Record summary
A computed fold for a 572-nucleotide part of an RNA from an uncultured Bacillota bacterium, annotated as small-subunit ribosomal RNA, 5' domain. Its Rfam family is "Bacterial small subunit ribosomal RNA". The coordinates come from a structure-prediction model, not an experiment, and the mean pLDDT is 80.
Context: one part of a larger RNA
RNA sequence: GGAUGAACGCUGGCGGCAUGCCUAAGACAUGCAAGUCGAACGAGGCGGCCCACAGAUUUUUUAGGAAGCUUGGAGAGCUUGCUCGAAGAGUGGAAUGAGAAUGACGUGGAACUUCCGCCUAGUGGCAAACGGGUGAGUAACACGUGGGUAACCUGCCUUCUUGUUGGGGAUACCAGUUGGAAACGACUGUUAAUACCGAAUGUGCUCUACGGAGUAAAGUACCUUUCGGGGUACGCAAGGAGAUGGGCCUGCGGUGCAUUAGAUAGUUGGUGGGGUAAGAGCCUACCAAGUCAACGAUGCAUAGCUGAACUGAGAGGUUGAUCGGCCACACUGGGACUGAGACACGGCCCAGACUCCUACGGGAGACAGCAGUUAGGAAUAUUCGUCAAUGGGGGGAACCCUGAACGAGCAAUGCCGCGUGAACGAAGACGGUCCUCUGGAUUGUAAAGUUCUGUUGUAUGGGAAGAACGGUACAUAUAGGAAAUGAUAUGUAAGUGACGGUACCAUUCAAGAAAGCCACGGCUAACUACGUGCCAGCAGCCGCGGUAAUACGUAGGUGGCGAGCGUUAUCC
Numbered sequence: 001g002g003a004u005g006a007a008c009g010c011u012g013g014c015g016g017c018a019u020g021c022c023u024a025a026g027a028c029a030u031g032c033a034a035g036u037c038g039a040a041c042g043a044g045g046c047g048g049c050c051c052a053c054a055g056a057u058u059u060u061u062u063a064g065g066a067a068g069c070u071u072g073g074a075g076a077g078c079u080u081g082c083u084c085g086a087a088g089a090g091u092g093g094a095a096u097g098a099g100a101a102u103g104a105c106g107u108g109g110a111a112c113u114u115c116c117g118c119c120u121a122g123u124g125g126c127a128a129a130c131g132g133g134u135g136a137g138u139a140a141c142a143c144g145u146g147g148g149u150a151a152c153c154u155g156c157c158u159u160c161u162u163g164u165u166g167g168g169g170a171u172a173c174c175a176g177u178u179g180g181a182a183a184c185g186a187c188u189g190u191u192a193a194u195a196c197c198g199a200a201u202g203u204g205c206u207c208u209a210c211g212g213a214g215u216a217a218a219g220u221a222c223c224u225u226u227c228g229g230g231g232u233a234c235g236c237a238a239g240g241a242g243a244u245g246g247g248c249c250u251g252c253g254g255u256g257c258a259u260u261a262g263a264u265a266g267u268u269g270g271u272g273g274g275g276u277a278a279g280a281g282c283c284u285a286c287c288a289a290g291u292c293a294a295c296g297a298u299g300c301a302u303a304g305c306u307g308a309a310c311u312g313a314g315a316g317g318u319u320g321a322u323c324g325g326c327c328a329c330a331c332u333g334g335g336a337c338u339g340a341g342a343c344a345c346g347g348c349c350c351a352g353a354c355u356c357c358u359a360c361g362g363g364a365g366a367c368a369g370c371a372g373u374u375a376g377g378a379a380u381a382u383u384c385g386u387c388a389a390u391g392g393g394g395g396g397a398a399c400c401c402u403g404a405a406c407g408a409g410c411a412a413u414g415c416c417g418c419g420u421g422a423a424c425g426a427a428g429a430c431g432g433u434c435c436u437c438u439g440g441a442u443u444g445u446a447a448a449g450u451u452c453u454g455u456u457g458u459a460u461g462g463g464a465a466g467a468a469c470g471g472u473a474c475a476u477a478u479a480g481g482a483a484a485u486g487a488u489a490u491g492u493a494a495g496u497g498a499c500g501g502u503a504c505c506a507u508u509c510a511a512g513a514a515a516g517c518c519a520c521g522g523c524u525a526a527c528u529a530c531g532u533g534c535c536a537g538c539a540g541c542c543g544c545g546g547u548a549a550u551a552c553g554u555a556g557g558u559g560g561c562g563a564g565c566g567u568u569a570u571c572c
């Protein structure tokens, strides 16, 4: 000099973009963070459809005939050629009345039988293994990089082939009885399915002694029908291929201590058996006695690894916040279940510590999700808004959920930008400070004054992009088909913004509202006066201070940086 997830002191106008518990992987009140599907299923409830009353709105018929418009010109005024102008005629169709249709909203009833819509717990499916957090552990194939897998798996997605036949028995919800303070149960009875189980078939697949043996499924919604059927969408089953995601193995690479020198019995290898998706002492029985190590085994300490970041001319050194990739963990330790995938943060079981409830018999809990509290600490934010966009889960869709995400709030924590005015202006004013003191030097074009400008600010008005797909309604076209649903494409219409009345634009006002911090002995840019008197104090190093201190304190002046400036800590 550069840098920081910084902190502290003094000061502080605005905007943009970032960043924000580095300490106690301490403990947590409260709310939210994972649901969704009624087009898988039975049931329950509510409403509509039905009847009576009442009847907004809209449409239409009829009666009605206003204002206005085109004329008309009785008559009136006087400035005798202008102005005002009634009746009447034509047109025009408003207010209002009546009838009919429509039937929103509401009240009461009937019926729970059909149909339609909505809601609810339950059975069932998919998701919950993603997304989000943290870095405790880990010196390891954990990571990085390059390979291998003829030793493997892969839901949803794409594509290809084949099939989707015919039956059965249960069970939740519910009803009844009953236990318990609660959490939560027990028994009896009834019922459905895309829940469960046989049978059939076997494109295929698996095993095989090549004879053979084994092995699957599920329907739902809609359109059409000559009632036989045909079709569309979403599914279901078996198999092949792909894509994506993973598992396992391996070469090389990245750390301190030798004041850690020997370590190892499932240890090293073999055979039989088991196990896994899969190779393997992965496990087991038996047999053999190996295996690693000074090219550092083993032990101890420290540590998540990396793309990268900081610094440096580079080589190198240091770091691993935010963002991306991988790994590990989810109160501590252990275990499996379900599933394509977990040995599962907001699942289950056991043990432990802790907190809470209890009728003392027994139960409940887990913020290293987002906010927030408390503790610790030099120190780190709101118990905010929205699903509008992007993305994710479910669903045919509408849509629902989403503390992911997008935004807003707080903090000069950082980076960047802008401003606090500009030009002219010498009586070189007043005041301050200093001096060789009737005077001069300096502050200083600085101020005053004159003329401008309007960034930011203030007030008023206008006001975004981010919105496009998709979906809905309608129309057209294309392929197929007898047709119809449906698919694809195009067009039209209506609608969708948290941020936000924000950004931005125009106009109004007015220099009006906006400068500090540190230093001034040398290093190191910047000096004088007074006070103090080895005192008080300064100090990064050298060193200042004991009566003329440019080094302490104050003032004036000056230098540096500037919404910051200094100090401390750490790295180069």
Stems, first nucleotide, its partner, number of pairs: 001572004006568005013418006019411002021376001026374003030371003035126003040123002043120006050109004058101006068091004075084004133329003143253007152246002157242008165199001167197002174189006204215004219234006255301003262292003267289008304326004308319004331352005354365004382408001384407003390404001391402004421452004431443005456513001457509001459507004466499001472493007516561005521542003527556005537544002